[in-house]
Two RNAs folded together computationally: RNase P RNA and transfer RNA, 438 nucleotides in total.
It holds a member of the Rfam family "Bacterial RNase P class A". It is annotated as a ribozyme.

RNA sequence: UGAGCACGACGGGUGGUCGCGGGUUGCAAGACCCGAGGAAAGUCCGGGCUCCAGAGGGCAGGGUGCUGGGUAAUCCCCAGGAGGGGUGACCCUACGGAUAGUGCCACAGAGAGUAAACCGCCUUGGCGCCCCGAAAAGGUGCUGGGGCAAGGGUGAAACGGUGGUGUAAGAGACCACCAGUGGCCCGGGCGACCGGGCCAGCUCGGAAAACCCCACCCGGAGCAAGGCCAAGUAGGAGGGCAAGGGAGUGGCCCGCUCCGCCCUCGGGUUGGCCGCUCGAGGCGUCGAGCAAUCGGCGCCCUAGAUAGAUGACCACCACCCCCGCGAGAGGGCACAGAACCCGGCUUACAGGCGUGCUCAGGCU
RNA sequence: UGGGGUGUCGCCAAGUGGAUCAAGGCACGGGACUUUGACUCCCGCAUUCGGAGGUUCGAAUCCUCCCACCCCAG
Numbered sequence: 001u002g003a004g005c006a007c008g009a010c011g012g013g014u015g016g017u018c019g020c021g022g023g024u025u026g027c028a029a030g031a032c033c034c035g036a037g038g039a040a041a042g043u044c045c046g047g048g049c050u051c052c053a054g055a056g057g058g059c060a061g062g063g064u065g066c067u068g069g070g071u072a073a074u075c076c077c078c079a080g081g082a083g084g085g086g087u088g089a090c091c092c093u094a095c096g097g098a099u100a101g102u103g104c105c106a107c108a109g110a111g112a113g114u115a116a117a118c119c120g121c122c123u124u125g126g127c128g129c130c131c132c133g134a135a136a137a138g139g140u141g142c143u144g145g146g147g148c149a150a151g152g153g154u155g156a157a158a159c160g161g162u163g164g165u166g167u168a169a170g171a172g173a174c175c176a177c178c179a180g181u182g183g184c185c186c187g188g189g190c191g192a193c194c195g196g197g198c199c200a201g202c203u204c205g206g207a208a209a210a211c212c213c214c215a216c217c218c219g220g221a222g223c224a225a226g227g228c229c230a231a232g233u234a235g236g237a238g239g240g241c242a243a244g245g246g247a248g249u250g251g252c253c254c255g256c257u258c259c260g261c262c263c264u265c266g267g268g269u270u271g272g273c274c275g276c277u278c279g280a281g282g283c284g285u286c287g288a289g290c291a292a293u294c295g296g297c298g299c300c301c302u303a304g305a306u307a308g309a310u311g312a313c314c315a316c317c318a319c320c321c322c323c324g325c326g327a328g329a330g331g332g333c334a335c336a337g338a339a340c341c342c343g344g345c346u347u348a349c350a351g352g353c354g355u356g357c358u359c360a361g362g363c364u
Numbered sequence: 365u366g367g368g369g370u371g372u373c374g375c376c377a378a379g380u381g382g383a384u385c386a387a388g389g390c391a392c393g394g395g396a397c398u399u400u401g402a403c404u405c406c407c408g409c410a411u412u413c414g415g416a417g418g419u420u421c422g423a424a425u426c427c428u429c430c431c432a433c434c435c436c437a438g
Stems, first nucleotide, its partner, number of pairs: 001360008010351001012317007020035006037335001041346002044344005049222004056254004061218005066080005081095001082093004096213002101211002104206002118152002120148011160178006179203002181200008226274004236265006245259004281300008319332003323328001365437007374390003392408005414430005
């Protein structure tokens, strides 16, 4: 200098005028203070809170899935292990079990899991031909029986690999080495696991994002939850179910609580308040820890609307695009926008900033 | 704001127990029949199931994340 990796933080600034929502103060006019985000989004997870019983037992159903830790909790985060990718910094992983069982593997192929032989290799019987004077031996073709799984072929996938022994031909049939699997022992680690040794020819396919098994976790609904006040109306009509019943109660049963419940029609209201924002809160600093995170101390209060406020204009500066040698003129300034709150994940995002590291080239 | 559901050809749709060319009807295009039109008959019409990624030998179907549309509520 050029490519790249990881992490963090920002995402217009200052001043003025007018306007909008909230709070405090004031009789009022007014004054002062506060007023969107890193994702407020998707609603994909987890929790707080509220009601149903302080959510209790069982079945069904759902979720998670290497190990250890963090946390209120998690499908999250951190650290590590194993496997895979990259020259490297580094990145990715739905990563329990396929010898618990059931089922699946289309087409092709002999055979798709205790199953098999199409071509082929070997052997043997019969018949024919060649060779030959004739027979035997040999060669070859057709056909019947037996042995084999080395080679070919099919397929996404074919029952370890290489070399040797062996054999009629062969084959873990046997042997050596290598790879895998299982068992035992030693050492290290909290553990996943790692390193080493011995034994067993054991060679066992894939798939659990098929059912399932194992371990752990999960009650349901959601602030339109839920509670209070005020106003108003017809505690009316019709139909259905029902005391071994019905409702709360949600997929079912038990249990608990309450005592009628459901549907249709008709009538009234379309107001206010609480919940509501002080919270697993933010910032700074010190300490523990590899880290996630936790603890101590100090300071701060930082949106609460209810059809929904957070905007517009002017000046200067910053950034981007285009025109221009230049001065300068014009245009633009991402994604998006609170609605009970919080922790994560995922997705969208113009642009530039900081820190650490890797690779390649050049110069000294 | 919260909860639930659906996306397959121009339209209506089957397939959602992974494999065969993704059925079928309407519409559309071509041909036959007819003097012509309709009816009827024959043939054609989805390079891919809303989009992207993954599992698998193989995905409309199974899993994850997005997108669009619809319904419900005090």